[in-house]
RNA sequence: AGUUGAUAAAGGCAAACUAUCCUAAAGGAUAGGACGCAAAGCAAUGGGUCUAAGGCACAUCAAGUGCUAUGACAGCCAGGCUGCCGGC
Numbered sequence: 001a002g003u004u005g006a007u008a009a010a011g012g013c014a015a016a017c018u019a020u021c022c023u024a025a026a027g028g029a030u031a032g033g034a035c036g037c038a039a040a041g042c043a044a045u046g047g048g049u050c051u052a053a054g055g056c057a058c059a060u061c062a063a064g065u066g067c068u069a070u071g072a073c074a075g076c077c078a079g080g081c082u083g084c085c086g087g088c
Base pairs, nucleotide, nucleotide: 002088003087004086005085012037013036017032018031019030020029021028022027035075041081042080045078046077047076048073049072050071054068055067056066057065058064
């Protein structure tokens, strides 16, 4: 440097759920908690998914319905960047 995650050590992260807080919501933050993870580290570029405040359209007595990301998800997939330990 490349490749790999069988075994081992040092360690790391933390799903569901609960509490508090933020948000229109999706979702996020912190604490608890561990389903899992060798990139479950970083980053919304492409696809995908979630939400729909605002906007637009429709409806209208009222309630409302549909579309839309400029809001999110990296623990959905691909690609990008970086990295610990061990094997070869």

Predicted 3D model of an 88-nucleotide RNA (c-di-GMP-I riboswitch aptamer) from Atribacteria bacterium SCGC AAA255-G05. The coordinates come from a structure-prediction model, not an experiment, and the mean pLDDT is 87. The source organism's lineage runs through Bacteria, Pseudomonadati and Atribacterota.